[in-house]
Record summary
Model confidence (mean pLDDT): 78 of 100. SAM riboswitch aptamer (S box leader) from Flavobacterium aquatile LMG 4008 = ATCC 11947, 105 nucleotides, folded computationally. Its Rfam family is "SAM riboswitch aptamer (S box leader)". Rfam's curators write: The SAM riboswitch is found upstream of a number of genes which code for proteins involved in methionine or cysteine biosynthesis in Gram-positive bacteria. RNAcentral records the identical sequence in 2 taxa. Lineage of the source: Bacteria > Pseudomonadati > Bacteroidota > Flavobacteriales > Flavobacterium aquatile.
């Protein structure tokens, strides 16, 4: 980097360096940020995709290792459909896009 499949519920943070941005991208909104953003490092933790054990599959238990993650929150709208209604909002479903994992190119 290409594609396929699964999930996107819950959960879990402190320190040091750093020094102005961050919440994936574009626009708008909203939110976080000098009481210190991103990023890096250390330690700790969460979860259970790969994994480990039990007998064999859709089971149960676990956490040594490979990833991942540790504000709200995949924040909302910029697509479609449905419902309600104060006619401009609210709620729901799907799609698109994205994230993570396993396999593949």
């Nucleotide at each position: 980097c290409u594609g396929u499949u699964a999930u996107c519920a819950c959960g879990a943070a402190a320190g040091c360096u750093g020094g102005a941005g961050a919440g994936a991208u574009u626009a708008g909104a909203c939110u976080c940020g000098a009481u210190g953003a991103a990023a890096g490092c250390u330690u700790a933790g969460c979860a259970a995709c790969c994994c480990u054990a039990c007998a064999a599959c859709u089971g149960u238990a676990g956490a040594a290792g490979g990833u991942g993650c540790u504000a709200c929150a995949u924040u909302c709208u910029a697509u479609u459909c449905c419902g309600a209604u104060u006619u401009a909002u609210c709620g729901g479903a799907a799609a698109c896009a994205g994230a993570u994992a396993a396999c593949c190119c």